[in-house]
Context: one part of a larger RNA
RNA sequence: UUGCAGUUAAAAAGCUCGUAGUUGAACCUUGGAGGCGCCGUGCCGGUCCGCUUAGGCGAGCACUGGAGGCGGCGCCUCUUUCCUCCUCCUCUUAGCAAUAAGAGGAGGACUGUUACUUUGAGUAAAUGAGAGUGUUCAAAGCAGGCGCACGCUUGAAUCUGUUAGCAUGGAAUAAUAGAAUAGGACGCAUGGUUCUAUUUUGUUGGUUUCUAGGACCAUCGUAAUGAUUAAUAGGGACGGUCGGGGGCAUCAGUAUUCAGUUGUCAGAGGUGAAAUUCUUGGAUUUACUGAAGACUAACUACUGCGAAAGCAUUUGCCAAGGACGUUUUCAUUAAUCAAGAACGAAAGUUAGGGGAUCGAAGAUGAUCAGAUACCGUCGUAGUCUUAACCAUAAACUAUGCCGACUAGGGAUCGGGCGGCGUUCAUUUAGUGACGCGCUCGGCACCUUACGAGAAAUCAAAGUCUUUGGGUUCUGGGGGGAGUAUGGUCGCAAGGCUGAAACUU
Numbered sequence: 001u002u003g004c005a006g007u008u009a010a011a012a013a014g015c016u017c018g019u020a021g022u023u024g025a026a027c028c029u030u031g032g033a034g035g036c037g038c039c040g041u042g043c044c045g046g047u048c049c050g051c052u053u054a055g056g057c058g059a060g061c062a063c064u065g066g067a068g069g070c071g072g073c074g075c076c077u078c079u080u081u082c083c084u085c086c087u088c089c090u091c092u093u094a095g096c097a098a099u100a101a102g103a104g105g106a107g108g109a110c111u112g113u114u115a116c117u118u119u120g121a122g123u124a125a126a127u128g129a130g131a132g133u134g135u136u137c138a139a140a141g142c143a144g145g146c147g148c149a150c151g152c153u154u155g156a157a158u159c160u161g162u163u164a165g166c167a168u169g170g171a172a173u174a175a176u177a178g179a180a181u182a183g184g185a186c187g188c189a190u191g192g193u194u195c196u197a198u199u200u201u202g203u204u205g206g207u208u209u210c211u212a213g214g215a216c217c218a219u220c221g222u223a224a225u226g227a228u229u230a231a232u233a234g235g236g237a238c239g240g241u242c243g244g245g246g247g248c249a250u251c252a253g254u255a256u257u258c259a260g261u262u263g264u265c266a267g268a269g270g271u272g273a274a275a276u277u278c279u280u281g282g283a284u285u286u287a288c289u290g291a292a293g294a295c296u297a298a299c300u301a302c303u304g305c306g307a308a309a310g311c312a313u314u315u316g317c318c319a320a321g322g323a324c325g326u327u328u329u330c331a332u333u334a335a336u337c338a339a340g341a342a343c344g345a346a347a348g349u350u351a352g353g354g355g356a357u358c359g360a361a362g363a364u365g366a367u368c369a370g371a372u373a374c375c376g377u378c379g380u381a382g383u384c385u386u387a388a389c390c391a392u393a394a395a396c397u398a399u400g401c402c403g404a405c406u407a408g409g410g411a412u413c414g415g416g417c418g419g420c421g422u423u424c425a426u427u428u429a430g431u432g433a434c435g436c437g438c439u440c441g442g443c444a445c446c447u448u449a450c451g452a453g454a455a456a457u458c459a460a461a462g463u464c465u466u467u468g469g470g471u472u473c474u475g476g477g478g479g480g481a482g483u484a485u486g487g488u489c490g491c492a493a494g495g496c497u498g499a500a501a502c503u504u
Stems, first nucleotide, its partner, number of pairs: 004475003007456002012472001014343001016341002021336003025229002031079011043066005049058003084109011112176004116170002119167002128159002132142002144153003185222003189219005195213003233333001234330003238325002241322002246318004252296002256292006263285001267278002304311002348389006358382001362378004400471003404463002407447003412442007421434003451458002477504003486497004
């Protein structure tokens, strides 16, 4: 590993990218026909054996002949399908010989590479499994057994032994290489360049050629000359869209608070009830204005977009994105991911700006046994923004990502397609908007359970003891403890990594 679990019991990193790693679509010789050989089996005989009444009958495992019925294996030929070539020696057959065919041996040139698998050699003994054997049995041991006691004789087997290495048969599966700027293959081809030197020219030496053998180049010729599909994998281009996706600028809305002006007059606030508080110096309230900072109601939904966090006034600009459509293009470019990186609510930190509202801390009024709370009145930091940090949340669908399959149904959002459909006017088109179908891609829902589950429930949490599609992360009783210590990051707060003793 076979073979656990991860919605709620312990456990899916907040999210995306991404290197190493792991994994990765299909396709290239298959099939048919004929012949031969071997093995096994079946049929018909003969020899042999048994019983024989000498006519035969049976056993047919031993030996052998025949025809080819069946099965398996191997070889050869044909089907577009090619088996490597050269030199020398020995032998057989045909042949007068040259030569041709076959068998064996030696040497040389040439040969795609692994994983996998088969067989073999090899791998210390003891141990293990296991054969034999009456240690009196047994655990053991490797002994022992039989005589006519002069001796004879049998054992001390066998198996397993991963991985790596060696040799060997196979060629399915999985990789990998080859010919695209042909610097490609092949040829009794032709011509150059260059290297080597055995023989023969009477001998020795030198040079050059012929010849023989490498290598390289050019020309010519031969060839079906040489680029696999176009994955309900992926990327790119194009088209009309879609969205509360992002950034920058711009515009609007009411509310709140404050200020100015104005009218009236005794209360107003607030609460369970009150009080703190404001108020003839006119509070609260009415009306008309102005300013400031925040926010974006109703429309607003089991609707949309975004990787998540998140995103809602108008308009403009900027770049991006999904889905759809496509008789467009590339051709494996892909999936998931240690390390590493980007983004990451709120709170918090630093430096500016701004400070309307709300409001930790704090101050008060109540309540109460007490109240350092809940309720009320104030109110600092903060809340908003710019520039930088921080990197955590019940960052939740408490449910990793990619791929395939398995039940129905009606809605809805986006794109596309279809039709004798409806509507608007001016009278007919044509667009729109509705309506009816189909289709691809989304957010969800309803009903069932072939299925799963401890159940709640779940079309995924199914296709799991009938256990293996690919890949990453995490968990192993409760506490101690996300603590201590070490490392690292951070200005800090703290983050990441992360125990043990002890206890139960």